Context: one part of a larger RNA
Molecule: large-subunit ribosomal RNA, half B
Organism: Candidatus Colwelliibacteriota bacterium
RNA sequence: UUCUCCUCAAGGAACUCGGCAAAACAGCGACCGUAAGUUAGCAAUAAGGUCUGCCUUCGCAAGAAGGCCGCAGCUAAAGAAUUCCUGGCAACUGUUUAUUAAAAACACAGCUCCCUGCGAACUCGCAAGAGGAUGUAUAGGGGGUGACGCCUGACCGAUGCGAGAAGGUCAAGCUUGGGGGUUCAUUUCGCCGCAAGGCGGGGUGAAUUCACUGAGUUAAGCCCUCGUCAAUGUCCGCGGUAACUAUAACCGUGUUAAAGUAGCGCAAUUCCUUUUCGGGUAAGUUCCGAAGCGCAUGAAUGGUGUAAUGAUCAGGAAACUGUCUCGAGGAGAAGCUCGGUGAAAAUGCGAUUCCAGUGAAGACGCUGGAUACCUGCAGCUAGACAAAAAGACCCCAGGAGCUUUACUGUAGCUUGGUAUUGGCUCUAUGACUUGAUUACGUAGUGUAGUGGCGAGAGAUUGAAGUUAUGCUUUCGGGUGUAAUGGACUCGACAAUGAAACAGCCAUUUUUCAAGUUUUAGAAUCUAACCUCGGAGGAAAAAACUACGGGGAACAGUGCCUGGUGGGCAGUUUUUCUGGGGCGGAAUCCUCCUAAAGAGUAACGGAGGAAUUUAUUAAGGUCAGCUAGGGUCGGAUGGAAAUCGACCUGAUUGUGUAAAGGCAAAAGCUGGCUUGACUGAAAGACCUACAAGUCGAUCAGCUGCGAAAGCAGAACUUAGUGACCCGACGGCACUUUAUAGAAAGGCCGAAGACAAUGGAUAAAAGCUACCCUGGGGAUAACAGGCUAGUGUUGUCCGAGAGUCCAUAUCGACGACAACGCUCGGCACCUCGAUGUCGGCUCAUCCUAGCGCGGGGCUGGAGAAGGUCCCAAGCGUGUGGCUGUUCGCCACUUAAAAGGAUACGCGAGCUGGGUUUAAACCGUCGUGAGACAGGUUGGUCUUUAUCUACUGCAGGCGUUUACCACUUGAGGGCAGUCGAUCCUAGUACGAGAGGACCGGAUUGAACGAGCCUCUGGUCUAUCAGCUUUGGUACCAACUGAAUUGCUGAGUAGCUAUGCUCGGAAGGGAUAAGCGCUGAAAGCAUCUAAGCGCGAAGCCUAGCCCAAGAUUAGGUGGAGGCCCCUAAUAGAUGAUUAGGUUGAUAGGUCCAAGGUGUAAGGCGGGCAACCGUUUCAGCCGAAGGAUACUAAAAGGCCGCAGA
Repeated sequence: UUCUCCUCAAGGAACUCGGCAAAACAGCGACCGUAAGUUAGCAAUAAGGUCUGCCUUCGCAAGAAGGCCGCAGCUAAAGAAUUCCUGGCAACUGUUUAUUAAAAACACAGCUCCCUGCGAACUCGCAAGAGGAUGUAUAGGGGGUGACGCCUGACCGAUGCGAGAAGGUCAAGCUUGGGGGUUCAUUUCGCCGCAAGGCGGGGUGAAUUCACUGAGUUAAGCCCUCGUCAAUGUCCGCGGUAACUAUAACCGUGUUAAAGUAGCGCAAUUCCUUUUCGGGUAAGUUCCGAAGCGCAUGAAUGGUGUAAUGAUCAGGAAACUGUCUCGAGGAGAAGCUCGGUGAAAAUGCGAUUCCAGUGAAGACGCUGGAUACCUGCAGCUAGACAAAAAGACCCCAGGAGCUUUACUGUAGCUUGGUAUUGGCUCUAUGACUUGAUUACGUAGUGUAGUGGCGAGAGAUUGAAGUUAUGCUUUCGGGUGUAAUGGACUCGACAAUGAAACAGCCAUUUUUCAAGUUUUAGAAUCUAACCUCGGAGGAAAAAACUACGGGGAACAGUGCCUGGUGGGCAGUUUUUCUGGGGCGGAAUCCUCCUAAAGAGUAACGGAGGAAUUUAUUAAGGUCAGCUAGGGUCGGAUGGAAAUCGACCUGAUUGUGUAAAGGCAAAAGCUGGCUUGACUGAAAGACCUACAAGUCGAUCAGCUGCGAAAGCAGAACUUAGUGACCCGACGGCACUUUAUAGAAAGGCCGAAGACAAUGGAUAAAAGCUACCCUGGGGAUAACAGGCUAGUGUUGUCCGAGAGUCCAUAUCGACGACAACGCUCGGCACCUCGAUGUCGGCUCAUCCUAGCGCGGGGCUGGAGAAGGUCCCAAGCGUGUGGCUGUUCGCCACUUAAAAGGAUACGCGAGCUGGGUUUAAACCGUCGUGAGACAGGUUGGUCUUUAUCUACUGCAGGCGUUUACCACUUGAGGGCAGUCGAUCCUAGUACGAGAGGACCGGAUUGAACGAGCCUCUGGUCUAUCAGCUUUGGUACCAACUGAAUUGCUGAGUAGCUAUGCUCGGAAGGGAUAAGCGCUGAAAGCAUCUAAGCGCGAAGCCUAGCCCAAGAUUAGGUGGAGGCCCCUAAUAGAUGAUUAGGUUGAUAGGUCCAAGGUGUAAGGCGGGCAACCGUUUCAGCCGAAGGAUACUAAAAGGCCGCAGA
C1' cells in the first nucleotide's frame, strides 16, 4: 500500500450518471390498528403502535397476580421483509442471447382472419412411407394481435388474394393448305429416229422426306369484370372572412381511391427545445399536471385506460448510515525480511540523463549546452509513441450472409396434349346411307320443284263427310293421327298455262327421323387402375391366392408443353474523386492556362458538337460586285426601311462555337451545270499501336470557260464507333463427283456499344451478424505545416460623448501578433498513438479576476471607468443535465483565461459516444438505415530501462575513523478578509464617507503535538444469550464476526491544542523626481544623482563538501555478535552490553473496570446484603541485576 472485516465525534446523500456500496428497519410471535384505488379476489404482514427475560402462586391451556436483575429479555448470540408517494412500459406466473444484453424483447390466456370434409389441409421424404391422428370443423394447420374495460374511423386507385367468364392475346398437340428435294406411275409437248426407242421440257397422282411456310382448332395464365383492409398498404393543398386585436364556426378554389374520425399528444415518438404555464426544490435540461403549429401520433403493423404483478425504467420522501465534508483507529490475509520450491508474457543492440534545436514533422542513442562517483533494495507509474491482438472504425481488393418488381435458371405448384385407357347410352356437331317431308309469280277448280314412263289407281284390310288433335305455313291452304261414319274418291277427257295433274322410277332443294362414324360434352357400366375388408396355408410379418365392398377409365404416374415460382441456386451491381459517400464527369471540336517549335496536368477558366446544304443547291465553274459605320440632304418616315452626296476603311460577312484566315475574295449576285465522279497512287505530316490528315501524278468519263485552266463537295479545324453477329442489294469467286439447291466469299450500304479502344445476348441492393488480405498509398483522435475563419492588439479618425475625435465608445478601412475555435493539407502512426466528461495529482504561460504599485478620468468623497507595471499567493459550495459549456441559488477579496496527446484510463470511473438485444418516429417494396430519441450492455498487464520518492552497500576525498561545523547550490514558505481606533474627521448641500497610520480577531493553507474535547484501542475489566467441556453443584473455559453489549490505559489520531506567513535590508518595474546639455530655451537622461511594488536578491525554515574545486576545526577508534526501541520493509538509525537498568521478570504505582471467589446472613425461589471502593488488569512512570546482553573474533592505531 492492497484485499476481507470491526468501530467512529458533529453533520446526514452535501458523494455520485445514479444512495452504487454499506448501514438501518427487519420474529410471518401475541394484541390493537390499517388509506387511496380495485377486476371486490386484492391492495395487506399496507402503514403505524404496545407487549416479550427469570422466580413463585393460580390455571387444562391461553394467560393472570406478585417478586427479581441488567444499558440491553424476539430463548440479549446466530438466523430472519426497509417502507411510502408519483409516472412510463409490459396485464399476470413463465422464456431468452451456455461465455459482456433478463428487458419494454419472446411466450401467454383472450380476440380475429385465412385454409382444411379426412388418403384433410400442412410438414418431412425421390418414392414407399411417416407425423397431423389411432384426432374429424367445439377438430387440425397457418398469419396477426396480445388479460380485462371502452373502442377499433375513411379508402379497393396500386400490390396481394378470392370469384367470374363475353371478348383480346397465347404452347405443345391435332387438322388442313402452300413450297422444296427424291422415287414411282401416268399424261402432254419439243428434238432425233423408218420404227422400236432415246433425250429434254411441262402437267397430274401416289409414296417418302425437309432446320421452309400459311391457316384453323386449342388450356391455364395475362389483359378484362367484380369482391375483399383484424389482407400488403394509404389517409391533401392554396386564398379569404366576425363591430379592438387575435382566431376562424363560414366561403371560394384545385387535387385525390379516400382526404386522419374517436382517443392520446413536446410522448420510449417534438428537430427548433432546457417549448409555454402550473407544481415540487434555496436553486429542477430530470420528474408530475396542463396547453397543442403532432418537423414526423392514431386505432388488432391495434388506439386509449387500467387493479394486481416486475432482480424493469424514471422522479420524490421517510428511516439509515464513512457515499461524502474528511478522514482516523483496530483485526486478519498478502506485500516486505528469512528458509524451501519456483513459472509466464516479453526481449534488434546497448556503456539505456535533462533542456533547447533538428529530423518521416512529439529523440535515452543526432547537434549545442546543462547535469551526473559505482552498485543494489523498497516504492510510484509520467515516458520508453510500453506489452497483448498482421485495427473490428475508414478506404481498397476479395469473400460470405440476407433482400427484392437486378439478371439468368430451377425444385415445387399449376395448364393442356399424349400413353397407361376399355364398354354402352344421350346431347351437340361434321360426313355418309336409308326412309319420310317441303317446293304457291299470272292464268288455271288449285300450293304445277325437274326429267322420264304412264291410263288407270285407291277403297269393307273402311271412301266421302263430321268432330278432336299434331306438324308445316307465304295464314290461304297442304298434310298426318284418333274417333265417328258406312260407300265412294282421284286421274284421264276439258279448260288454263311456258310446263298438266292418278300411280311408278330417277334426281335437286327444305326439314325430320333412323343407322354408321369423327370431335366435344354429360350420364352410366366394369374389367384396366386406385382403395378398403375379412379369409386361406395349425403361431406371426411380408408375399401370394381366391372372394367381397367402394371409387373408376377419372385419379395417379411417364413424356411433351404454357404459366407461376427469392422456396432455392449462381452471379452482377464501373471508374475518376484533395478519404469515401452525395453531387458532377467519362467521346469529339475551339481558345486560355502552355513558359514565342511540337507536346504538356488539375472536380483550372470560357464556350460548342452527336449536324446542315439536293433546285432559288450553302457543291463545281465562268463572269460581275463590295460590306459596315458616320455626317449632310430628302414626302408619309420616327434612332433605325428606301434615295443621293461626301468621309472613314474591314469595325460587315463567312449555315452552325471559338481561334486562325479571307478584298478583281474564302464575302455578295447571276449564267450554265453535277467532279458531293470510277479505278489507282509517288511522297509526306501525325503517331506506342490501331487510327487520323494532306496529296502531285496516271487511266476512264464528265462539267464550266474563248482559253490558260479549275473541279475526286463545302474558308479551315467538331458533327463520331473497332472486331464479331445476323438481315438487305449487287458480283458469279469457292465447296459439296455432276445437276438442282444450299452455305461461304467479294463489293456496297444500314443496325450500338454516350462508362463513346466498345468485358456478356442477358444483371440491382443491404450488412451494427459479418469475415479475409492489404493500406498510414486514404478518413475519424492526437501531433505537424498553414492561418481563410477565430482571438487579441496597433494605425487612421467619420461620428457619439451638451461644447470637445482620442475620460469613455468608435463606423468605413489599413496593418500586425497568437496558434485556443471552425477549417485547409494528408506529413509520422491502420503487424493498434484507447475516444468525451468527471475524480486524483498537478507543472507552466499572461492577453491580470482578486490582493500590490502607478498614469489619465466626463476622479469632490465613497464607488467606478480606462491604460501601464507585476505571475508571489489565491481564485467557492450547491440545484439541473453524461455533459464541457450554460442557466439558477447562496457565498466570496475574487469566484481570470489558456497550454500541457482538447495534461493525466500499464492512476480510478464508464454516465455519454461507438458492436452484438430491443422499442418509437421517419425513410426504404425489402434486407435494412438515421451527428433522431429510448432501455440494457466484460475497462487486461507480477514494472526490464529512464524519470521520480525514499533507504542502504562500495569506492573516492593521497591520514584511517569519529565528532562539531562553513555553505557553493537547491527546496519550502510568501494568501486575504472583517471589526475597532485615528474619525463620523478630510471631502460633501446632504446622503454618504476616506487616504496614511495603529490595534484586534478570523477564513483557508501548512507544520508539529496529544494536556484538554473526542475517536479507536481483537491490551484490559464487567454484563448477557445459546451450546460443548472440566463427572455433578458452584466456579471456570471453548465456539458463536472480538458471539453480542457497556466502559476503556498507553499508542495512533482530528473535528482537538500550539505555532507559522511577519518585520527589515539591497537592486529594480511602471511611474515620480533633482541637476542637466545635445538644441543659449525647455527637458527625469544623453554624463551624473534620488525615490518607487504582494514582484527580484536577501532575510525565515529545511537539505547540502560526490561543491571530484571532494572545504574547516578538534580528536582515536570501529565492526561482527547480543539485549532492545524514541528507530524500522531489509539494511540503516538510536539506547545499551556486568565499571550494566537495554529488554524481560518481580515490587510499587498513575490509571482502567466497578465491589471477585469463598464464607456468613436474609428470602419458597429468582435474588439480595456483608466480608469489600473489593478482585483482576496495568503498553505510561519509578525501583530492583532475578534472567538475558556469554564466550569470543576482525579492522585500524603516527607509517611516508